[in-house]
Record summary:
Transfer RNA from Methanoregula sp. UBA154, 88 nucleotides, folded computationally. Lineage of the source: Archaea > Methanobacteriota > Methanomicrobia > Methanomicrobiales > Methanoregula. Rfam family: tRNA. Rfam links the family to the GO term triplet codon-amino acid adaptor activity. The family's RNA type in Rfam is transfer RNA. About the family: Transfer RNA (tRNA) molecules are approximately 80 nucleotides in length. It was read from a public genome assembly.
RNA sequence: GCGAGGAUCGCCGAGCCAGGUCAAAGGCGAUGGAUUUAGGGUCCAUUCCCGCAGGGGUUCGCCGGUUCGAAUCCGGCUCCUCGCACCA
Numbered sequence: 001g002c003g004a005g006g007a008u009c010g011c012c013g014a015g016c017c018a019g020g021u022c023a024a025a026g027g028c029g030a031u032g033g034a035u036u037u038a039g040g041g042u043c044c045a046u047u048c049c050c051g052c053a054g055g056g057g058u059u060c061g062c063c064g065g066u067u068c069g070a071a072u073c074c075g076g077c078u079c080c081u082c083g084c085a086c087c088a
Stems, first nucleotide, its partner, number of pairs: 001084007010028003020068001029047007048057003061077005
């Protein structure tokens, strides 16, 4: 340099093809509660931000575009992995 795959809510990891029903499955972790003498285990709830609540806001590597609507489609860029090529 060429080609392929990838980057998602603390961590892992679905979703992307075939746009809406998505603050986004599931697991782990965390917090609170129940059970227990206690610890562990098990069960329930919560776990981006604001709000007592109804509800509202902002997010999927970064910047743009398309669209009524984008994690998902298109363009550019950054980084990671693998293969090939190049190199005395």